The RNA shown here (transfer RNA) has 76 nucleotides and comes from a Bacteroidales bacterium. The sequence is in RNAcentral, with records from ENA. Model confidence (mean pLDDT): 81 of 100.
RNA sequence: GGGGAUAUAGCUCAGCUGGUAGAGCACAACAUUUGCAAUGUUGGGGUCGCCGGUUCGAAUCCGACUAUCUCCACCA
Numbered sequence: 001g002g003g004g005a006u007a008u009a010g011c012u013c014a015g016c017u018g019g020u021a022g023a024g025c026a027c028a029a030c031a032u033u034u035g036c037a038a039u040g041u042u043g044g045g046g047u048c049g050c051c052g053g054u055u056c057g058a059a060u061c062c063g064a065c066u067a068u069c070u071c072c073a074c075c076a
Stems, first nucleotide, its partner, number of pairs: 001072007010025004019056001027043006049065001051063003
């Protein structure tokens, strides 16, 4: 220098052929308990790495950029 993969909640991940973002764990409150733990119920929390484009509508399609991983090439 070239190719590929990944980037979504605090963490691990899902999200189909574009149609208003979810799960588990964690966290908070409540119930059960003398208390803890455990269990159950409820709740808070992200506008999807970033900037543009297409579209009535983009996490999803297109382009540039950033970060991480990986393969190839080059130098030594």
About this RNA:
Its Rfam family is "tRNA". By type it is a transfer RNA.